TPP riboswitch aptamer (THI element) from a Candidatus Bathyarchaeota archaeon, 115 nucleotides, folded computationally. The coordinates come from a structure-prediction model, not an experiment, and the mean pLDDT is 75. The model forms 100% of the base pairs in the Rfam consensus. NCBI's taxonomy places the organism under Archaea, Thermoproteati, Candidatus Bathyarchaeota. Rfam family: TPP riboswitch aptamer (THI element). A reference for the family is Rodionov et al. (2002), "Comparative genomics of thiamin biosynthesis in procaryotes. New genes and regulatory mechanisms", J Biol Chem. The sequence was found by an Rfam model in a public genome assembly.
RNA sequence: UUUAAGGUUUCGGGGAGCUGGGAGCGAACCCGGCUGAGAGGACAACCGACGCUGUUGUCGACCCUUUGAACCUGAACCAGAUAAUACUGGCGGAGGGAAAAACAAUGAACCAAAC
Numbered sequence: 001u002u003u004a005a006g007g008u009u010u011c012g013g014g015g016a017g018c019u020g021g022g023a024g025c026g027a028a029c030c031c032g033g034c035u036g037a038g039a040g041g042a043c044a045a046c047c048g049a050c051g052c053u054g055u056u057g058u059c060g061a062c063c064c065u066u067u068g069a070a071c072c073u074g075a076a077c078c079a080g081a082u083a084a085u086a087c088u089g090g091c092g093g094a095g096g097g098a099a100a101a102a103c104a105a106u107g108a109a110c111c112a113a114a115c
């Protein structure tokens, strides 16, 4: 300099992976490491076995809510990196995806990106 970009209220949507060590198991978890906003915090119900320590619901935290890359599908995808991974990039503004209201602003500040 340019681009992008507001918060609020009331609804609503969504995910929780990889890994080291120890521990436990007729209902069985704890302490770390990686990325991330978040990697399951509370309660309840259910699950009957040689590999397992799970599933579901409600609430909570966090993120997103059509100006929608939150998140899902493609996908047991492709490339790179990693101890490993849905780690990074690609795929890709591809297909889906949860909204209304009033207020503010006419491009201000903060933040972010590019030069």
Stems, first nucleotide, its partner, number of pairs: 001114003006103001008101003012064003017034006023053003041059006071096003077090004